[in-house]
RNA sequence: UAGGGCGUCGCCAAGUGGUAAGGCAGCGGAUUUUGGUUCCGCCAUUCGGGGGUUCGAAUCCCUCCGCCCUAG
Numbered sequence: 001u002a003g004g005g006c007g008u009c010g011c012c013a014a015g016u017g018g019u020a021a022g023g024c025a026g027c028g029g030a031u032u033u034u035g036g037u038u039c040c041g042c043c044a045u046u047c048g049g050g051g052g053u054u055c056g057a058a059u060c061c062c063u064c065c066g067c068c069c070u071a072g
Stems, first nucleotide, its partner, number of pairs: 001071007010024003018055001026042005048064005
């Protein structure tokens, strides 16, 4: 420099145009003498940033940023 892939909650991770699943962690509660276990509830309005398409975008398009792979 060129080509390709990836970026979603503190961590892992699903979602492939129609109000963003789940697990761990965290917070509140029940149970328990306490802790642990178990159970219930809560937990992403910048889905890396910006712009565009669309009635509607995490999802499609453009651009930028970061990481990884390949080639030179």